[in-house]
Context: one part of a larger RNA
RNA sequence: CUGGGCGUAAAGCGCACGUAGGCGGCUAUUCAAGUCGGGGGUGAAAGCCCGGGGCUCAACCCCGGAACUGCCCUCGAAACUAGAUAGCUAGAAUCUUGGAGAGGUCAGUGGAAUUCCGAGUGUAGAGGUGAAAUUCGUAGAUAUUCGGAAGAACACCAGUGGCGAAGGCGACUGACUGGACAAGUAUUGACGCUGAGGUGCGAAAGCCAGGGGAGCAAACGGGAUUAGAUACCCCGGUAGUCCUGGCCCUAAACGAUGAAUGCUUGGUGUGGCGGGUAUCGAUCCCUGCCGUGCCGAAGCUAACGCAUUAAGCAUUCCGCCUGGGGAGUACGGUCGCAAGGCUGAAACUC
Numbered sequence: 001c002u003g004g005g006c007g008u009a010a011a012g013c014g015c016a017c018g019u020a021g022g023c024g025g026c027u028a029u030u031c032a033a034g035u036c037g038g039g040g041g042u043g044a045a046a047g048c049c050c051g052g053g054g055c056u057c058a059a060c061c062c063c064g065g066a067a068c069u070g071c072c073c074u075c076g077a078a079a080c081u082a083g084a085u086a087g088c089u090a091g092a093a094u095c096u097u098g099g100a101g102a103g104g105u106c107a108g109u110g111g112a113a114u115u116c117c118g119a120g121u122g123u124a125g126a127g128g129u130g131a132a133a134u135u136c137g138u139a140g141a142u143a144u145u146c147g148g149a150a151g152a153a154c155a156c157c158a159g160u161g162g163c164g165a166a167g168g169c170g171a172c173u174g175a176c177u178g179g180a181c182a183a184g185u186a187u188u189g190a191c192g193c194u195g196a197g198g199u200g201c202g203a204a205a206g207c208c209a210g211g212g213g214a215g216c217a218a219a220c221g222g223g224a225u226u227a228g229a230u231a232c233c234c235c236g237g238u239a240g241u242c243c244u245g246g247c248c249c250u251a252a253a254c255g256a257u258g259a260a261u262g263c264u265u266g267g268u269g270u271g272g273c274g275g276g277u278a279u280c281g282a283u284c285c286c287u288g289c290c291g292u293g294c295c296g297a298a299g300c301u302a303a304c305g306c307a308u309u310a311a312g313c314a315u316u317c318c319g320c321c322u323g324g325g326g327a328g329u330a331c332g333g334u335c336g337c338a339a340g341g342c343u344g345a346a347a348c349u350c
Base pairs, nucleotide, nucleotide: 004321005320006319007304008303012318014201015200016199017198021194022193023192025088026087027086028085029084030083033081034080035077036076037075038074039073040072041071042070049065050064051063052062053061054060091191092188093187094186095184096183097182098181103177104176105175106174107173108172109171110154114150115149116148117147118146119145120144121143125136126135162169163168206247207246208245209244210243211242215241216240220236221235222234223233258317259316260315261314262313263312266295267294268293269292270291271290272289273288274287275286276285278283299306300305323350324349325348332343333342334341335340
């Protein structure tokens, strides 16, 4: 290099946007760069290969052929690729109307609960556990009623329901705002797909500065348990959890399944929009598109399983893998305030 792979064996970047590059719909004309054919030149000799010959054979040597798969010139062909021109609408985008949604940001509002504070009633316990104790309580706790304060999270609805590229998003109202979908077919006319670098987003924890702090709770203290108990259980409790601004950039970031397009028997749910039909209506039935589940045919798979939301049949582009350990370590580089991230070996060993 060819070849083989990536759901679970090693292997899909956490996700998107997008530069270069790669690839790219239908029709006609043209060109002849790629492509294909003919001819010519060159491709030194030796060697390799084939045929023949000479040393008694062979090695070795000699003669002839083939080959040298290449490059250049020239004459042609025009299906395909590239280029040029003209056009098309099935890809893509725009437009109009419409309904759905925890999509995002900001501002405001609400009730339940918890804790604390004040007051009333009231008296000896409360709390906690397997059982206890630490703890709280006669300075009046727990319980209960009223009033007040604070912070955080939004019960029921709630659903293999919805939305988002992923991370993720759940009380209510308003403002601003992104995307998807359906119907109409009105407009543009290939404007597309992928995407090395690059850029942005990216749970939780963590970091910096300033706020906030009810509950919970690493660390820490105490009580138990135990042979011990740096734990599991209990009583406390600080960072943190929350907000604003700025970093960090990692996850079993999972569907352990990259993106895009086309094709390939079916059944049954569910969400959104639409059409037809019956009906006063709810709704039922038939049906189209988009999304989301389950079961299964062919096919695939080592098996498990996947199966129109493919792991089936194909095409394009990117990423990644190459025995286990050493090791996601060392060294170097680079990013970061740090923690550390990214890139990423070898000796040795089985």
Description:
Model confidence (mean pLDDT): 88 of 100. The part of an RNA shown here (small-subunit ribosomal RNA, central domain) has 350 nucleotides and comes from an uncultured Sphingomonadaceae bacterium.